[in-house]
RNA sequence: GGAGCCGGCUGGACGGCCGCCGGCUCUAGAAAUAGAGCGGGAGGAAAGUCCGAGCACCAUAGGGCGGGAUGCUGGCUAACGGCCAGGGGGGGCGACCCCAUGGACAGUGCCACAGAAAACAGACCGCCACCCCCUUGAGGGGUGGUAAGGGUGAAACGGUGAGGUAAGAGCUCACCAGCGCGGACGGUGACGCCCGUGGCUAGGCAAACCCCAUCCGGUGCAAGACCAAAUAGGGAGGCGUUCGAGGACGGCCCGUCCGAAGUCUCCGGGUAGGUCGCUUGAGGCGCCGGGCAACCGGCGUCCUAGAGGAAUGGUCGUCGCCGGCUUACUAGCCGGAACAGAACUCGGCUUACAGGCCGACUCCGUCU
Numbered sequence: 001g002g003a004g005c006c007g008g009c010u011g012g013a014c015g016g017c018c019g020c021c022g023g024c025u026c027u028a029g030a031a032a033u034a035g036a037g038c039g040g041g042a043g044g045a046a047a048g049u050c051c052g053a054g055c056a057c058c059a060u061a062g063g064g065c066g067g068g069a070u071g072c073u074g075g076c077u078a079a080c081g082g083c084c085a086g087g088g089g090g091g092g093c094g095a096c097c098c099c100a101u102g103g104a105c106a107g108u109g110c111c112a113c114a115g116a117a118a119a120c121a122g123a124c125c126g127c128c129a130c131c132c133c134c135u136u137g138a139g140g141g142g143u144g145g146u147a148a149g150g151g152u153g154a155a156a157c158g159g160u161g162a163g164g165u166a167a168g169a170g171c172u173c174a175c176c177a178g179c180g181c182g183g184a185c186g187g188u189g190a191c192g193c194c195c196g197u198g199g200c201u202a203g204g205c206a207a208a209c210c211c212c213a214u215c216c217g218g219u220g221c222a223a224g225a226c227c228a229a230a231u232a233g234g235g236a237g238g239c240g241u242u243c244g245a246g247g248a249c250g251g252c253c254c255g256u257c258c259g260a261a262g263u264c265u266c267c268g269g270g271u272a273g274g275u276c277g278c279u280u281g282a283g284g285c286g287c288c289g290g291g292c293a294a295c296c297g298g299c300g301u302c303c304u305a306g307a308g309g310a311a312u313g314g315u316c317g318u319c320g321c322c323g324g325c326u327u328a329c330u331a332g333c334c335g336g337a338a339c340a341g342a343a344c345u346c347g348g349c350u351u352a353c354a355g356g357c358c359g360a361c362u363c364c365g366u367c368u
Base pairs, nucleotide, nucleotide: 001364002363003362004361006359007358008357009356010355012319013318014317015316016315017314018313020041021040023038024037025036026035027034028033043339047350048349050348051347052346053345054344055220056219057218058217067216068215069214070213071212072086073085074084075083076082087101088099089098090097091096102211103210107209108208109205110204111203124150125149126146127145128144129143130142131141132140133139158176159175160174161173162172163171177201179198180197181196182195183194185192186191224276225275226274227273234267235266236265237264238263239262246258247257248256249255283302284301285300286299287298288297289296290295321336322335323334324333325332326331
């Protein structure tokens, strides 16, 4: 210098004017409210709503069936399907990346096309033995043996060599690979490594059913709690049915009319509406300590939206960033700036994202 790999951070800044949603203080007011001042007001993902929790209500003795989720080991955590560290497998020269990664001797099932055969194997070409025929060609046919060689396939029932044989074959043997069993050593463990031994050999798929282990009640803040106009039904009490309660007209009395049985008050009920739930929390930041790490502990410090048809905006100026053009060469003009946007709250995962910054590491080339 080039190519790459992993991780972290950031997501324009300042100011003026006009607004919007909460909070506090002051003033006026009986209150409702109005005015003034001060201070706060979107994100790294607020998103998808995919997991796990808190919280609330409903359900619930205990257990089983059924169903769902997860699936190597150890650790972290309130918990998790998350995270960290490791084992095993695969890819890359490497930094590093990827893996739903328990069980295929419990059982059942599936394996396209091609191929003779796709799993209690099988025989197309070939090889070998015997028989027959034409006839003497290294011909054709039949019966049997074979799995070395060819061919098909993603995959064909261990590999190499020797013996053996009619030809062959773990048929036998040696070595190698792999499997089962036993043992030693290392490791908390997954597992690694070594030795012995056995039969000569075992295909794949469990993101097919299934088996095993662990976990799992349901619904979500429109949960739910409280206050409470109104309506229906309910309860208690008062008054009243011709000796008439009550109602209308009316400021009141008289009066007139309605009223031939209900009516009034209270409780209760809980619709509209209002209040709470509501934002201080498994919290953020800094330092120190423990741990490889995830994370944990101690001390200090900070308070940082809370709406409810739903605020967080608009506009102007200056500066910064990127691109283009001009140029008197350091200025001018024009344009651009992502993904997105709270709604009970946390911990994760996943997905979207213009531009910029920082750090660790790898490979190649060159120079010293």